[in-house]
Molecule: c-di-GMP-I riboswitch aptamer
Organism: Butyrivibrio sp. M55
This record gives sequence, C1' cells and structure tokens, in this order.
RNA sequence: UAUAAAACGGGGCAAACAUAUAGCAAUGUAUGGGCGCAAAGUCGUAAAUCUUUUAUUAUUUAUAUAAAGAGAUGGUUUGACUGCAAAA
Repeated sequence: UAUAAAACGGGGCAAACAUAUAGCAAUGUAUGGGCGCAAAGUCGUAAAUCUUUUAUUAUUUAUAUAAAGAGAUGGUUUGACUGCAAAA
C1' cells in the first nucleotide's frame, strides 16, 4: 500500500441563513437548515469582545468621544463540574 474477515459503533450537538416571537440593543427562544465540533455538555471564575433609550458623569459643533454602571456572548481564551467510546 492492497485484499479478505471479526468485534464495537450506526449515535449527540448544530454555524450561516429563513420564518415567527421577546428585547432600546447586543442577543435569546421555537421551527426549518447544516458550517463544523470528541466535550460545540452544564456553570460563568479571571479576562476578552459586543450592546446601552443608564432618574449617569466628563468633554464636545454634534445625532459624537471617553468613563463608570447595567446587560449579552461562551461555537473567544482560561477555570470548575459532569459524561461517551476504543486501545495500551
């Protein structure tokens, strides 16, 4: 590398997008869909990115910029917990 045979397995989740719906928004949920994933299962530690119509603050020509607060993502990294299969 090729051929033949045996055992296990024959499963799980589900991107973009579309429709509906919730939200100021990021985005979430359901249905369809299938880009991918051996933790692309659960949580949300420490960061990162995103949103902000916050009884905000400062600056500013301003419908802008920055900060803090509040939120979102986790299929961005890290952390914690749990799980499946095979070989040695």